[in-house]
Record summary:
This is a predicted structure of a 73-nucleotide RNA (transfer RNA) from Enhygromyxa salina. RNAcentral records the identical sequence in 3 taxa.
RNA sequence: GCCCAGAUAGCUCAGUCGGUAGAGCAGCGGUUUCGUAAACCGCAGGUCGCAGGUUCAAGUCCUGUUCUGGGCU
Numbered sequence: 001g002c003c004c005a006g007a008u009a010g011c012u013c014a015g016u017c018g019g020u021a022g023a024g025c026a027g028c029g030g031u032u033u034c035g036u037a038a039a040c041c042g043c044a045g046g047u048c049g050c051a052g053g054u055u056c057a058a059g060u061c062c063u064g065u066u067c068u069g070g071g072c073u
Base pairs, nucleotide, nucleotide: 001072002071003070004069005068006067007066010025011024012023013022019056027043028042029041030040031039049065050064051063052062053061
C1' cells in the first nucleotide's frame, strides 16, 4: 500500500427484505425474609464510531474517514 471482518445501553451481544432500537448481566425501586443472598415484579439507561449522500423513512443502502482484529505484498 491492497483486501476482509467488526464498532449498537456500563459490559457481552442480537437486530430478517430499509418501516416502533432489543435481550442477558450489571444499576435503581418494590414483593418476599428476623436480616442478607436467591427468586419474582417493575423502572431507568442509546448522537447505532464519526461526517456526508440516497430515500416519505437508514442500525441496515452508497461515499469518505477514525479505531480494533485478521489476511496479502

Its Rfam family is "tRNA". The family's RNA type in Rfam is transfer RNA.
The organism belongs to Enhygromyxa, within Bacteria.